About this RNA: A computed fold for a 72-nucleotide RNA from Planctomycetes bacterium GWF2_42_9, annotated as transfer RNA. RNAcentral holds the sequence, with entries from ENA. Lineage of the source: Bacteria > Pseudomonadati > Planctomycetota. Its Rfam family is "tRNA". It is annotated as a transfer RNA.

RNA sequence: GGCGGGAUAGAGCAACGGUAGCUCGCCAGGUUCAUGUCCUGGAACGUGAAGGUUCGAAUCCUUCUCCCGCAA
Numbered sequence: 001g002g003c004g005g006g007a008u009a010g011a012g013c014a015a016c017g018g019u020a021g022c023u024c025g026c027c028a029g030g031u032u033c034a035u036g037u038c039c040u041g042g043a044a045c046g047u048g049a050a051g052g053u054u055c056g057a058a059u060c061c062u063u064c065u066c067c068c069g070c071a072a
Stems, first nucleotide, its partner, number of pairs: 002070006010024004018055001026042005048064005
């Protein structure tokens, strides 16, 4: 250099082009003598980057960056 897959919250993963969610973790409250379990709420300001299409893009198109694999 060629081909394929991937990059979304602290971690692991979802998400027909139409409010970006789930589990675990974290914080607070309730419960408990206390811890854990359980229940309720909250934060995390997160779609790798830049363009394009569209009324509207995590999603479609182009280029680039990084990771994994295949062939040589």